[in-house]
Context: one part of a larger RNA
RNA sequence: GAACGAACGCUGGCGGCGUGCCUAACACAUGCAAGUCGAGCGCGAACGGAGCAAUCCUAGUAGAGCGGCGCACGGGUGCGUAACACGUGGAUAAUCUGCCUCGAAGUUCGGGAUAACCAUUCGAAAGUUUGGCUAAUACCGAGUAAGCUCACAGGGCCUUUGGGUCUGGUGAGAAAAGGUGGCCUCUAUUUAUAAGCUAUCACUUCGAGAUGAGUCCGCGGCCCAUCAGCUAGUUGGCGGGGUAAAAGCCCACCAAGGCUACGACGGGUAGCUGGUCUGAGAGGACGAUCAGCCACACUGGAACUGAGACACGGUCCAGACUCCUACGGGAGGCAGCAGUGGGGAAUUUUGCACAAUGGGCGAAAGCCUGAUGCAGCAACGCCGCGUGUGUGAUGAAGGUCUUCGGAUCGUAAAGCACUUUCGACCGGGACGAAUAAGUUGCUCCUAACACGAGCAACCCUGACGGUACCGGGAGAAGAAGCACCGGCUAACUCUGUGCCAGCAGCCGCGGUAAUACAGAGGGUGCAAGCGUUGUUC
Numbered sequence: 001g002a003a004c005g006a007a008c009g010c011u012g013g014c015g016g017c018g019u020g021c022c023u024a025a026c027a028c029a030u031g032c033a034a035g036u037c038g039a040g041c042g043c044g045a046a047c048g049g050a051g052c053a054a055u056c057c058u059a060g061u062a063g064a065g066c067g068g069c070g071c072a073c074g075g076g077u078g079c080g081u082a083a084c085a086c087g088u089g090g091a092u093a094a095u096c097u098g099c100c101u102c103g104a105a106g107u108u109c110g111g112g113a114u115a116a117c118c119a120u121u122c123g124a125a126a127g128u129u130u131g132g133c134u135a136a137u138a139c140c141g142a143g144u145a146a147g148c149u150c151a152c153a154g155g156g157c158c159u160u161u162g163g164g165u166c167u168g169g170u171g172a173g174a175a176a177a178g179g180u181g182g183c184c185u186c187u188a189u190u191u192a193u194a195a196g197c198u199a200u201c202a203c204u205u206c207g208a209g210a211u212g213a214g215u216c217c218g219c220g221g222c223c224c225a226u227c228a229g230c231u232a233g234u235u236g237g238c239g240g241g242g243u244a245a246a247a248g249c250c251c252a253c254c255a256a257g258g259c260u261a262c263g264a265c266g267g268g269u270a271g272c273u274g275g276u277c278u279g280a281g282a283g284g285a286c287g288a289u290c291a292g293c294c295a296c297a298c299u300g301g302a303a304c305u306g307a308g309a310c311a312c313g314g315u316c317c318a319g320a321c322u323c324c325u326a327c328g329g330g331a332g333g334c335a336g337c338a339g340u341g342g343g344g345a346a347u348u349u350u351g352c353a354c355a356a357u358g359g360g361c362g363a364a365a366g367c368c369u370g371a372u373g374c375a376g377c378a379a380c381g382c383c384g385c386g387u388g389u390g391u392g393a394u395g396a397a398g399g400u401c402u403u404c405g406g407a408u409c410g411u412a413a414a415g416c417a418c419u420u421u422c423g424a425c426c427g428g429g430a431c432g433a434a435u436a437a438g439u440u441g442c443u444c445c446u447a448a449c450a451c452g453a454g455c456a457a458c459c460c461u462g463a464c465g466g467u468a469c470c471g472g473g474a475g476a477a478g479a480a481g482c483a484c485c486g487g488c489u490a491a492c493u494c495u496g497u498g499c500c501a502g503c504a505g506c507c508g509c510g511g512u513a514a515u516a517c518a519g520a521g522g523g524u525g526c527a528a529g530c531g532u533u534g535u536u537c
Stems, first nucleotide, its partner, number of pairs: 001537004006533005013385006019378002021343001026341003030338003035069003040066002043063001048057003076296003086220007095213002100209007108142004117132003122127001148173005154167005178201006187194003222268003229259003234256004239251003271293004275286004298319005321332004349375001351374003357371001358369004388418004398409004422478001425472004432464001438458007481526005486507003492521005502509002
């Protein structure tokens, strides 16, 4: 000099864009942060209203339940981890992949339950027992099935073992679910229905893709040798188990190996990276915000479900802690967003909205979304603007200094003439909105209609926000401080003090003429900031 997620002191007008627990991965009151689907399914109220009443409407609504999808995303934190965790480059002939896209084929016939509900047992509660009824795109069986799987026997090509791929053969095995809208051409009859047709959303199997993920390997990036030897599932083989998948991943047996001064093993520290800061560069330091990856979710362990977890707002066990209890037993997990206590030099609102973007569910309307978009607080940072402009010499008054002549503050003020940014007031007032849905019309699809698909027109939708922005009138009106002035280092005098009080980054000032202390006048520097401290280069 530059920088900062800064803090402290003094001061403080406005706006834009960012940033904001670096400490206790300490403990958490309260609210919210993951639901959705009635176009999968069976049930099904009440308040209230009408009626003399039965009953009806409310309403097949609210609601719970079965079922599907989602909850593995998004959001947080950096404890652990020196590791294939990360970065980079490869391998997978050793693998999986829900939803999505394309293509091929299919969706036949049956069955038994169960929740909700009703009755009932136990319990303070959390919850729970038994009996009975019922449905499904829930569950089970049978059938059919290849380009799927397995077994057997061939051929071509490729491959490091093993094997892969293409091709045809034989045998065995494995699947499914329907819903909704419309129609009567075919079929069936009851002549208006579905078992039929049609449209659409689903379901099953297979192939391919896309996306995502798993695993393995080369190389690279901290400190200590005052850590020098480490290792028994250890290193390898064979066989088996196991996984989506190679492998001591696990196991039995066999062999005695494997690593190491190119630093094993041990100890300390630490999430890694893109990057950030600094520097002419080389390098050094760092890894907040944003983005990618990893790890974790009170502490430790475990599996279940699932395409995917060993799962932040799931389950089980153990532990610590907190809470409820009728003492028998139960409940909980903010390192989500706000917020509280505590710690600390120190870090914000228990805000608004789903209008936009994105996500989940749904055919859709839509619902949910503390993601996100916004607003609030904080000079915490960067950037921009303002605090007026011109003129004005009796160089006013006053202050300070003085050699007492004067000098200086100083065109500074006053006065005169202007301007009105920003702020305050009044008025107007957005972009961000594109859709989807709805209505209408046309085309396609169909036997036809409807749905659907495409196109066009109309209509609807804004948290921010009466905000940005624009206009109007008024009036210099509402808006300057902080540090320094001995040298380094830009800036000097007076008074007080008298090695005292004090200053100080270094050198050093102060013991009676202190430009170095304190005050004043003046000056210098930066400026809504200025200094100090801390840290890095």